[in-house]
Predicted 3D model of a 401-nucleotide RNA (Bacterial RNase P class A) from an Anaerolineales bacterium. A source record names the gene rnpB. The prediction has a mean pLDDT of 76. It matches the Rfam family "Bacterial RNase P class A". Gene Ontology terms of the family: tRNA processing, ribonuclease P activity and dimeric ribonuclease P complex. The RNAcentral record of the sequence draws on ENA.

Formats: sequence, C1' cells, structure tokens
RNA sequence: CAGGUUGGUCGGGUAAUCGCGGCUCCGCUUGCGGGGUCGAGGAAAGUCCGCACUCCUUUGAGCACGAUGCCGGGUAACUCCCGGGGCGGGGUAACCUGCCGGAUCGGGCCACAGAAACAAACCGCCGGCACGCGAGUGCCGGUCAGGGUGAAAAGGUGGUGUAAGAGACCACCGGCGUCCGUAGUAAUAUGGGCGGCCAGGCAACCCCCAUUGGGAGCAAGGCCAAGCAGGGGUGGAAUCUGCGAUGCAGAGGGUGGUUGCUCGCCACCUGCUUUCUCCGGAAAGCUAAUCCCCGGGUGGGCUGCUAGAACCAGGUGGAGACGCCUGGUCCAGAGAGAUGAUUACCGAUGUAAGGUCUAGGCCUUUCAUUACAGAAUGCGGCUUAUAGACCGGCCUGGGGU
Repeated sequence: CAGGUUGGUCGGGUAAUCGCGGCUCCGCUUGCGGGGUCGAGGAAAGUCCGCACUCCUUUGAGCACGAUGCCGGGUAACUCCCGGGGCGGGGUAACCUGCCGGAUCGGGCCACAGAAACAAACCGCCGGCACGCGAGUGCCGGUCAGGGUGAAAAGGUGGUGUAAGAGACCACCGGCGUCCGUAGUAAUAUGGGCGGCCAGGCAACCCCCAUUGGGAGCAAGGCCAAGCAGGGGUGGAAUCUGCGAUGCAGAGGGUGGUUGCUCGCCACCUGCUUUCUCCGGAAAGCUAAUCCCCGGGUGGGCUGCUAGAACCAGGUGGAGACGCCUGGUCCAGAGAGAUGAUUACCGAUGUAAGGUCUAGGCCUUUCAUUACAGAAUGCGGCUUAUAGACCGGCCUGGGGU
C1' cells in the first nucleotide's frame, strides 16, 4: 500500500421565512397576542423474551400443562450477555458458523433396498443322511470368516483353533463401564489398574431426571363528579258551583317558575281504594303536580405520568459481561396524538469534462444522491430495517529501510 476480518461511534450543518405542542411570565377586549424555555430514535419498529408497577387476592399445597437443559460468571430478571469446555463444518489465516441432560426405567419408530433394522442364514462354506455311474440334487444341522443390500449390519489387524467358523481363546489397537492419581471452581483434559470382549440410531415421538413458570394488563388502577333518565327515602292537597254531564267550564286550594319579598302573570295538580254509617257524611290508607335528601353509573376533570435498574464526567475493581465511589445535570409527555415545511449556502458520496504535478492524488465546473424510520406507563434484551462517514484491534499478500 492492497485485500480481508472484527469491535465501537456518528448518522448532516448554518441562515431566513412560515408553522406546531407542553410549561411559564406579561398584556388586555377572557381567548387571543407577545416574550422566555423545552420538544423523538439507534432502532421510538416487530411485540419475540425478561422485569418494575397495578388489580384479581392478604393465601398455601398437590396434579395437569408449558418453558429451559455442557460448565462458571454477570444481572432486578431472562430463552439475554461475558468467559470457558466437548463434538463437527467453512476459510491460507484473522475469523465465521452448527449442535449440547438421559438410549442398561419402559414403550414406539427406523423410508427404499435387503434374509435380517436388533439377536438376522439369501448366496456361499462345512458336516450328516438319502438318491445318482458321475457332475450334482434334496432334506436335516452347524457357521456371520467371505459375497450381496443399505445412511446405518453386531469392534479392527494378526495369530491359535476348528469339519467349516466365530472374542471361542491370545497379543496389540479402538471403544464402554468401574476404581485411583494429576491439572482445573467446574464442564473437561490426561495417566494407570481391573472387568467382560463390548447389542446400532432417533428424546424436535412418548417418556425419565433437574430447574422453573398464577392470570390480566396504564383502555392496569385510584380520586372527584354535571344535565337527563332509572333506583331508594322524606314532606305534600284532597272543596264548591253551573251545564247540553264516564265530560267540560268557573271559583277556591296546592306545587313550581318568573329578580330576594308582595301582587300580577305563566305551567301543572286537585285522583283512587277500603271500612263504618243515622245516607247527610265520617275515618284510615295509597297516590298527584312537585320539593328535598341518599346511592350507583355515563359524559367530563384530576391522578397514575415520567427523577429513572436515568444521563454525563472523573476515579477505581475485574480477562470480560459488569460492579463500586465522587461530582454534576434535569432531558417530550397528551388528547387518536406536536416535534414540521420551503428557499439559499456549506458538507459528504458518486458520475462526466477540464487543469496540474512528485503519476494517483489535488483543484475547478456540471449533474445526481443524501438512508431506515415517528415516543404514548417505564426499563433491560433479542430480532428486523438503515444512503453514507469516522476510529481501533487482528490476519493475508506485496514493496521500502
């Protein structure tokens, strides 16, 4: 210098004009105007995991169902993060990436092929018997060494042995179980002894083991509280006359409204049942207009609500995730929801043309591009989207000293 790999940070700037939301101050014409101040993100997204908070509910145990699953650590917690282990895959490398409790509790399954998919005889080999002159054929038995099938076939090599064979036996190797040593917190690594030679895979099929999980969600929840209509309770009149008479009209009385009182005016009510009766009435109860009180709910208002597992700086412990100490800061809060738009210049990247020199950079001009995206109770993660820029570590190749 080029290429690669990995971790982190940022993700436009300035000015003018117009405009929006919260809080606050001032002014007045009381719902407007002016001033000040604050006003989205690294993912605010998906709502996938884990919490805080609230109610169910002041609870506990068991079963069922689900989740997690190598080891150690971090954390409020996690299926997250950090470090480590084992078995694999890719890359020259840095590095990236898949999997992870139990298959001697038990059940189930293992396509096609193959005799057989867990104790298997199809071909072959060997023995016996029968038949045949013979080659051979048939039946019975032994055999997993050889062939063949398959993703997978019952440890491998060599020998002993045998009718032929076989861990049947022996040596070495591999693997499993068990005991012991060493290193490590552990997963695990490594060494030695002993054992029988050793019965495959799937647990993302059921199952077993260990750990763990209640539900709903800020439209959670709490408080205040109209009008109208329901519900409960208290008070509240009960008469006379006329007529063409199941009604109508007038007078009187009652209730409410109209300006606190009076008058006036307006609206509404003046009904019904039972008992007694000397039939003239009397008594009791319900009920009217309507008034007052109580209680629940709706619209509405307040709260929850943004000072927090917060952010910034410095120090410090740790390999790291992360923790601790000191100082400073206040940083949207809302109601279907403000945080924006235009123009100019600058910046960044790319393209084309021209110029310049120390030959792959620098300068000028034109054009294009400048992302993904939008808080709604809050927080920690994960995942997904993202034009472009910057910084650090490491690897490979080339060149120079």